[in-house]
RNA sequence: AAUUUAGGUUUCUAGGGUUCCGGUUUAAUAGUUGGGGAUGUCUUGGUGUUAGAUGUCUGGACCGAGAGAAACCGCCAGUUUUCUGGUACACGGCGGGAUAAAAGCCCGGGAGAA
Repeated sequence: AAUUUAGGUUUCUAGGGUUCCGGUUUAAUAGUUGGGGAUGUCUUGGUGUUAGAUGUCUGGACCGAGAGAAACCGCCAGUUUUCUGGUACACGGCGGGAUAAAAGCCCGGGAGAA
C1' cells in the first nucleotide's frame, strides 16, 4: 500500500415517532340533561356531535437493531447420531431514503477510526 471472511427466519426488547383508536384541550352546536334567573330569541354547567390543536399524552396499535435478547433453521466438528460442542469480534459520523412520521429501520460491518 492492496485485498478478504463473519448465513437466514420468527418472536421480543432498547429505541422511535403520530396515520388509526384512546387521552388532553379549543371552538361551534338548531342534540340531550341539570342549575340560576329579571321569563326575553336570557345565563351557566355536564354530556353528545362536528371541526381544529396537542406525542412536552403513561397507553392500544404501528416501525424497530450488523455491532441487543431468546428460539428455530443452516453450516462446522465430535461420535453417543431424535445427541453434544462451536458459529468469534464489532468504535463509527455527516448526509440521503421509505412510510403518516421518526428512529440503534434502509443506504451501512458503507466513509472514517482502530
The RNA shown here (Guanidine-I riboswitch aptamer) has 114 nucleotides and comes from Leptolyngbya cf. ectocarpi LEGE 11479. Rfam family: Guanidine-I riboswitch aptamer. Its family is annotated with regulation of gene expression in the Gene Ontology.